RNA sequence: CGGGCAGUAGCGCAGCUUGGUAGCGCACUUGCAUGGGGUGCAAGGGGUCGCUGGUUCAACUCCAGUCUGCCCGA
Numbered sequence: 001c002g003g004g005c006a007g008u009a010g011c012g013c014a015g016c017u018u019g020g021u022a023g024c025g026c027a028c029u030u031g032c033a034u035g036g037g038g039u040g041c042a043a044g045g046g047g048u049c050g051c052u053g054g055u056u057c058a059a060c061u062c063c064a065g066u067c068u069g070c071c072c073g074a
Base pairs, nucleotide, nucleotide: 001073002072003071004070005069006068007067010026011025012024013023020057028044029043030042031041032040033039050066051065052064053063054062
């Protein structure tokens, strides 16, 4: 320098193919059960999707650029 993959909640991931209000598990908060803990059950909070711009009525999703990490090549 060129190419590929990944970036989404505190952590690990799905959703992208085929655009239509952003989800799962663990964790966290509250309540109930227990004398308490663990555990179980119920409810709840938390992310505008790495960043910028474009297309569109509408973008995590499509397009362009860019940043970070990993891999391959030179």
Annotation: Transfer RNA from Bdellovibrionales bacterium RIFOXYC1_FULL_37_79, 74 nucleotides, folded computationally. Its mean pLDDT, the model's own confidence on a scale to 100, is 82. NCBI's taxonomy places the organism under Bacteria, Pseudomonadati, Bdellovibrionota, Bdellovibrionia, Bdellovibrionales. Rfam family: tRNA. Rfam links the family to the GO term triplet codon-amino acid adaptor activity.